[in-house]
Formats: sequence, structure tokens, C1' cells
RNA sequence: GUCCUCAGUUUAGCGCCAGGACCUUAGAAAAAGGUCGACGAGGAGAAGGGUUAUCGAAAAUUCGGCGGAUGCCCUUCCGUAGAUCUCAAUGCGACAUAUAUUGGCAAAUAUGUGGGUAACUACAAAACAAAUCCAAUAUAAUGAGAGUAA
Repeated sequence: GUCCUCAGUUUAGCGCCAGGACCUUAGAAAAAGGUCGACGAGGAGAAGGGUUAUCGAAAAUUCGGCGGAUGCCCUUCCGUAGAUCUCAAUGCGACAUAUAUUGGCAAAUAUGUGGGUAACUACAAAACAAAUCCAAUAUAAUGAGAGUAA
């Protein structure tokens, strides 16, 4: 250094880089080496299939490519929904009916201290968002059977 085995930790703006941008190196060229390649909020009932998977910040290579992913749609199952139980319909997903209105919640960064010749990078860190996220209020919520103050 490589391979095998076991155990633990760790990701979903997550992982990777042969396009690209940038940096370094002997006068130039070529070549070689290196750096970058998504900032947080939000997001999982199960199985199968499909699909360009929500929200804003940054003045923006966060370009481009490959892979992956809790999104969305369809089918089935399970669960749940205006005191209780059962069936169906319709909607939703363990905060489990829909809509509307109002309000609310970041990090990167500025900056500071280190590393690197440099591009860059590690740690700490004020302020400032939006949403299908959070909270409050309001409006509107099927049929049948059993049962009667839970």
C1' cells in the first nucleotide's frame, strides 16, 4: 500500500468529478499539480409503479455531468377525521377534514482567530427570508344502523 472480516459513527442542497472556472510553477507555450463544484428552513404509515421533488437567501460556477433522496401522481393495504361503536362515501397520515385571514421562525455572510505561495479553507459569529412549516382566529363539513351523557 492492497484485499477480506467484524463493530461503531456519519448524508439528503446529500455523495462524487474525466466538462468547466480559478490558482501555482522554470521567459513563453504545452504539460504537471492543486482549489471550487448548494446557504439554510422544510420534509418519511406500508408495498408496487410513474415522475425534470417544496420554500426562500446569496447577485449567483449554487454553471455542467453522474448517482441518490423523506416530495407529487396512480393502485392496494393499514390507520385516522365535528362525545361513543359498526359499515360505506369523501378527505387526510400517528400534530392524521378542507379553505381563508392574521401573525411568527434561518444559515451562509459582515466580522474575529488560525492554516495555505495562492486559488481557497477550519472554528466562532450580529442582522436580514419565504413556504405546502409553526401558532391563533373564522367559515364549512355525507348516508345508514346500534346506543344514550359517555
RNAcentral holds the sequence, with entries from Rfam. The RNA shown here (glmS glucosamine-6-phosphate activated ribozyme aptamer) has 150 nucleotides and comes from Roseburia sp. AM16-25. Of the family's consensus pairs, 84% are formed in the model. The source organism's lineage runs through Bacteria, Bacillota, Clostridia, Lachnospiraceae and Roseburia.